[in-house]
Molecule: TPP riboswitch aptamer (THI element)
Organism: Porphyromonadaceae bacterium COT-184 OH4590
RNA sequence: UAUAACAAUAAGGGGUGCUCAUACAGAUGGGCUGAGAUUAUACCCUCGAAUCUGAUGCGGAUAAUGCCGCCGUAGAAAUUAGAGUUGUAGAUUUCU
Repeated sequence: UAUAACAAUAAGGGGUGCUCAUACAGAUGGGCUGAGAUUAUACCCUCGAAUCUGAUGCGGAUAAUGCCGCCGUAGAAAUUAGAGUUGUAGAUUUCU
């Protein structure tokens, strides 16, 4: 100097469903899946991309659901910066 991995931090993007009880709404509490279902100053994602669309789709399961699979090498999507640490390769200088 180049390059690879990790990565503090900063910037940006994203989701929040189903169900039971309290008569209803709201609110609170419990159950299911999940990283996350409003502990939020949290969680996930920034290209092997979260997430959204098609979709009130198709199949299976469930108390029920965007629960699981298909669709799906589909279309869209932030199209980022990075101190520092470690590895690899090369160059220059000095000493022996």